RNA sequence: AGAGUUUGAUCCUGGCUCAGGAUGAACGCUAGCGGCAGGCCUAAUACAUGCAAGUCGAACGGUAAAUAUUUAGCAAUAAAUAUGAGAGUGACGUACGGGUGCGUAACACGUAUGCAACCUACCCUUUACAGGCGGAUAGCUCGGGGAAACUCGAAUUAACCCGCCGUAAUAUAAUUGGAUGGCAUCAUCUGGUUAUUAAAUCUACGGAGGUAAAGGAUGGGCAUGCGUCUGAUUAGUUAGUUGGCGGGGUAACGGCCCACCAAGACGAUGAUCAGUAGGGGAACUGAGAGGUUGAUCCCCCACACUGGCACUGAGAUACGGGCCAGACUCCUACGGGAGGCAGCAGUAGGGAAUAUUGGUCAAUGGAUGGAAGUCUGAACCAGCCAUGCCGCGUGCAGGAAGAAGGCCUUCUGGGUUGUAAACUGCUUUUGCCAGGGGAUAAAAUGACCUUGCGAGGUUAAUUGAAGGUACCUGGUGAAUAAGCCACGGCUAACUACGUGCCAGCAGCCGCGGUAAUACGUAGGUGGCAAGCGUUGUCCGGAUUUAUUGGGUUUAAAGGGUGCGUAGGCGGCACGACAAGUCAGAGGUGAAAGGCCUGGGCUCAACCUGGGAACUGCCUUUGAUACUGGCGUGCUUGAGUCCGGAAGAGGGUGGCGGAAUUCCCAGUGUAGAGGUGAAAUUCGUAGAUAUUGGGAAGAACACCGGUGGCGAAGGCGGUCACCUGGUCCGGUACUGACGCUGAGGUGCGAAAGCGUGGGGAGCAAACAGGAUUAGAUACCCUGGUAGUCCACGCCGUAAACGAUGAGUGCUAGGUGUUGGGGAGCUUGCUCUUCGGUGCCGCAGCUAACGCGUUAAGCACUCCGCCUGGGGAGUACGGCCGCAAGGUUAAAACUCAAAGGAAUUGACGGGGGCCCGCACAAGCGGUGGAGCAUGUGGUUUAAUUCGAAGCAACGCGCAGAACCUUACCAGCCCUUGACAUGGGGGUCGCGGGUCCCGGAGAUGGGACCCUUCAGUUCGGCUGGACCCCACACAGGUGCUGCAUGGCUGUCGUCAGCUCGUGUCGUGAGAUGUUGGGUUAAGUCCCGCAACGAGCGCAACCCUCGCCUUCAGUUGCCAUCGGGUAGGGCCGGGCACUCUGGAGGAACUGCCGGUGACAAGCCGGAGGAAGGUGGGGAUGACGUCAAGUCCUCAUGGCCCUUACGGGCUGGGCUACACACGUGCUACAAUGGCGGUGACAAUGGGUUGCGAUCCCGCAAGGGUGAGCUAAUCUCAAAAAGCCGUCUCAGUUCGGAUUGCACUCUGCAACUCGGGUGCAUGAAGUCGGAAUCGCUAGUAAUCGUGGAUCAGCAUGCCACGGUGAAUACGUUCCCGGGCCUUGUACACACCGCCCGUCACACCAUGGGAGUUGGUUUGACCUGAAGACGGUGAGCUAACCCGCAAGGGGGGCAGCCGGCCACGGUCAGGUCAGCGACUGGGGUGAAGUCGUAACAAGGUA
Repeated sequence: AGAGUUUGAUCCUGGCUCAGGAUGAACGCUAGCGGCAGGCCUAAUACAUGCAAGUCGAACGGUAAAUAUUUAGCAAUAAAUAUGAGAGUGACGUACGGGUGCGUAACACGUAUGCAACCUACCCUUUACAGGCGGAUAGCUCGGGGAAACUCGAAUUAACCCGCCGUAAUAUAAUUGGAUGGCAUCAUCUGGUUAUUAAAUCUACGGAGGUAAAGGAUGGGCAUGCGUCUGAUUAGUUAGUUGGCGGGGUAACGGCCCACCAAGACGAUGAUCAGUAGGGGAACUGAGAGGUUGAUCCCCCACACUGGCACUGAGAUACGGGCCAGACUCCUACGGGAGGCAGCAGUAGGGAAUAUUGGUCAAUGGAUGGAAGUCUGAACCAGCCAUGCCGCGUGCAGGAAGAAGGCCUUCUGGGUUGUAAACUGCUUUUGCCAGGGGAUAAAAUGACCUUGCGAGGUUAAUUGAAGGUACCUGGUGAAUAAGCCACGGCUAACUACGUGCCAGCAGCCGCGGUAAUACGUAGGUGGCAAGCGUUGUCCGGAUUUAUUGGGUUUAAAGGGUGCGUAGGCGGCACGACAAGUCAGAGGUGAAAGGCCUGGGCUCAACCUGGGAACUGCCUUUGAUACUGGCGUGCUUGAGUCCGGAAGAGGGUGGCGGAAUUCCCAGUGUAGAGGUGAAAUUCGUAGAUAUUGGGAAGAACACCGGUGGCGAAGGCGGUCACCUGGUCCGGUACUGACGCUGAGGUGCGAAAGCGUGGGGAGCAAACAGGAUUAGAUACCCUGGUAGUCCACGCCGUAAACGAUGAGUGCUAGGUGUUGGGGAGCUUGCUCUUCGGUGCCGCAGCUAACGCGUUAAGCACUCCGCCUGGGGAGUACGGCCGCAAGGUUAAAACUCAAAGGAAUUGACGGGGGCCCGCACAAGCGGUGGAGCAUGUGGUUUAAUUCGAAGCAACGCGCAGAACCUUACCAGCCCUUGACAUGGGGGUCGCGGGUCCCGGAGAUGGGACCCUUCAGUUCGGCUGGACCCCACACAGGUGCUGCAUGGCUGUCGUCAGCUCGUGUCGUGAGAUGUUGGGUUAAGUCCCGCAACGAGCGCAACCCUCGCCUUCAGUUGCCAUCGGGUAGGGCCGGGCACUCUGGAGGAACUGCCGGUGACAAGCCGGAGGAAGGUGGGGAUGACGUCAAGUCCUCAUGGCCCUUACGGGCUGGGCUACACACGUGCUACAAUGGCGGUGACAAUGGGUUGCGAUCCCGCAAGGGUGAGCUAAUCUCAAAAAGCCGUCUCAGUUCGGAUUGCACUCUGCAACUCGGGUGCAUGAAGUCGGAAUCGCUAGUAAUCGUGGAUCAGCAUGCCACGGUGAAUACGUUCCCGGGCCUUGUACACACCGCCCGUCACACCAUGGGAGUUGGUUUGACCUGAAGACGGUGAGCUAACCCGCAAGGGGGGCAGCCGGCCACGGUCAGGUCAGCGACUGGGGUGAAGUCGUAACAAGGUA
């Protein structure tokens, strides 16, 4: 510090996800040790049991048992004295310490101040004092009640208990002077007078206490500034409320409380209400700013079963005190009682989850005591738990036969595990055994001494829970000690097997459908390590809420537009102030934590000393640039005035013409209208058309213009009136009066609503006609609301420049519009201000683009955005007559949704061009019969493959057996074939015959033949047989695992690269453009310049010529011979054959073109613009075809899915399709005649000749291994005949008889003769081929092959017609355009319906929480009143008695719980219902994306 994920690829926007750190954690697997920490986050749920707050006899009365002493007694015993538990009175403590986080959004907390408005036990300092007189009561004793808890009565008693008197002021209260100060009330100092108020004793004689006052310290109380969560779908709240006066109350101020008076107080800077929450120091994270958290430790607050209340006290409204009410639990004799773990342990419950009913007061601290001491679940320790952090170990060194085993493999081998192990040597942390073993304890306290105090000194005895632990030493022995996760990318680490969209994985992208580095296992590897992974949560990455540090034309996002309130911001100059701001100083900012630097535990974690820091707040001193408030001025911002100007700016009322429709009348006749074509419709009752007249309503042609005006919406005939704004010029006036604008308010297209008018045209709805599969549409004919006017609502639009308003600055060019100025040539030039367009520099932008009219550079203010869907929806509020608008969520769901641009592909987009693509022609197919292939059907099997073009006379250049892969049956099992091992034999092989059998095969006989080398050994080679095993074999599967080969687009003209340039990039350029070509062929131009694969050429062949050669070819010349014939001699001139060359290049001429490329015409030439034909097939596409040609991975079969054989099948047949043949006839049939080719084939062959047969064919067999012989006859042609008919056409079908091939023609071959003589009279929709030696037509040859061709391949003969042209159909090329497509239009994609699941809204109601108002009730308690009952001290009184004071009781208002009624609000459930989301290949259509077929 980034990475993955939207796309075919790119850039951007934007979300999701990951890598890091952290944790009071939990879960899974695993686990050796130690140190230091931490440990109920949930039920503030309920609690058994034990402990957690007591102490003091030096405050008091007294005392059981017991002990001691004394006395009496012989003793038992009795008495006295002393000590003396427990209990009681009293005092101090129990308000600390410990726990928890319910409540609380608050002066609760934090911070900084204030108290001139306060208190403070114990402690410290100072001053003064402590005289006197009384009273009661617990305990104890006696008696009573009760189950118990407990309680009642009587008598008696003490105190540091209680009361009274006296004394007393710097206390308190009242009153009255002075001085100083302050902040209004006042404070401080200093006086006078009057009134009131105190005490306690104990003692061991050392001391400890008491009272009053002043001060200190400590701890608290109160007040104030600032800070302190979310929601406005909570906007108004408040009656003790806000303030005053007077009282009460309190330690103290205060509506804290009360009476009276006033009507205030709070709130958009967020009151009130609702939700959530203890706050802070700090913790985690982060570069920081921030975000999140508030366990452990520290500070504060609140609470103690729930609610209320007070008492005591210095302090409480009191965790282990009280009273009352409530819920719950327990005891009970049923009458009554008891209780409160959110103290420490522990239990139940809840939960994913959190420990021992431990030890000790040794230390630290607390309470008490004079002290010893006692108490202390505070504390210190131990136990449990890998919960975390830190440290250590599980050994170290050597050791290659690179062992065995495992795994992989291309397998006689190699690689890896791996120096790893074994083995040798060494060490001993840890563990175990044994021994030693300090500190924490400073010594306080006590006793004694010194000292004015503070303090110091001397001294006896004792005290350790942890723990015989840490630590040290010795011994022992490698001995006691390694796992977890991952290995497709992100992200370090790969193979095999299993599985086969199954099982499963997954944080995101995504893996798995037979070769899975992604599932499971194994081996190996990587990472971390006593841990490792997973899950949850927080921060980070995320600049993804943006202060630092984002945006808003098109990605989410500018309010529809003005005016304007609050608020925010604000021109120039001067002066003074000092709030903001800046600087210095002071105070504070607890400690701990964090940081820096030292120290201590062997190190570290941990502990500890010091420092800096704590970014804050307060006080004070200073500075005055900027901001601010104040004062004074200024004119440039803004406005006023004067003079001009343009304009569909707004409102009202008139007027006008054209058109449409309607009405009346005339002319006139059969149609009109409408459409792609029609029909509905109108018209003989007279339409349409045309002429004249009239009526009505609405809208204003031309001018008219990226012209004008307006804030926007919007505004268009013309005239008048009323009226708003703007611009220009002048520079007289005011003097910052300005900008923006949350709320608010005005305006606001169309449609719609209300009331009343109006209604010509147009026209939702509706009706009809068409179209269509349907057509609730598009088209047509009609047609109502509405459109128009007046008044009132609505308040929304793609209200768009998808661009808020204002100000300033930053190159220009060119139009247009409204003013002004200058110049001269008077219609031009220059210039200036305002508006409106286009192009464009810098700059900006993701790009497109914007560019002085900014989307540039800056400032000010406002609105808005934060992934897509759900949803601009639900609920609630507000507005509206309604329609609806506005404000505006969540659950759930997805990993994308999107913007711009790129390359393709596509378009019922455009342009250019080509092709037998159409057109123009010729001949076919589709109809018939047959042949052949396919589908289907059938079958035991009808083997398999090929499937639009590009499967279908295709694989098959030839299925009777074989082929043959299929079926039935019968056989074989190392096999029909290959290699290797062992054993045997020496062979083997061939022929004939016999037997069984369908044959394969089995058995037998006879004959022929008797391998090579040799060391002479079955020794070697070779062959055969037998045996066992490796293996053979498979036309079994996968062409979607493959190679090779092939088809197709397409012989179409394209497909790319290097360098350069442009672009952020994908990419572009080149290759586009203007011409031209068959061609990316060539030329020109050009940020391109070159190059490659294709095109063309080079190759073969045909066409002309030359030359060479001359047999088997040829015969002109010479000669010979014949019935005839190159038959013979001879020759190579010609033909021909086959070698080598030549020839054609737009080379020449003319025209055209751009002076080019080229095109047109011409000459010459055998051939002319590629001369004809062939071979040759770019990058790629179709997962095209082929595993059945061959090869091959993987899988499968192995007495069978292999091998052999016989027979059958591939030849079936209702039917459908493709490709052909033959025809339908006279351009023909038949008969006759017998002219002219070329290519080829031939020894298992072609076969002449002659003979036989009607013929197929048979017999014979010359010649030929072929320019020699042969197949071989060419056929269309020509002559004659037939005369339009199912025929002298046509030949299917069938019968009989033959023939050939072959082991064999039944299924199932070819041919011949005779006989038979079907359909068919030119073929519907549709469709195919062909542009010249072509189509058409005619025959010939060959491959395969024993035989079998209408197929295929090839050869020659005869030999046409037509092409105006590119509108249309099909295919293709180039450019351009749109795109939501990229599996690329056979694409994408929308909505209803049906089914399943999920969350959610409404919902009669119902259940619960919370809260408000009114009323009823009124425990305990304090307060007020009363107090005739009761009453020790004190006072008066001789006494009786009275007084004062008090108590019970009663009354009153206050008040908790409870109750009744009426509301608000939140949540749960809810028949039914609404839409939404998600789901595999459902249904119906086809709305959108291309002009998406109606933009």
Predicted 3D model of a 1495-nucleotide RNA (small-subunit ribosomal RNA) from a metagenome. The sequence is in RNAcentral, with records from SILVA. Its mean pLDDT, the model's own confidence on a scale to 100, is 84.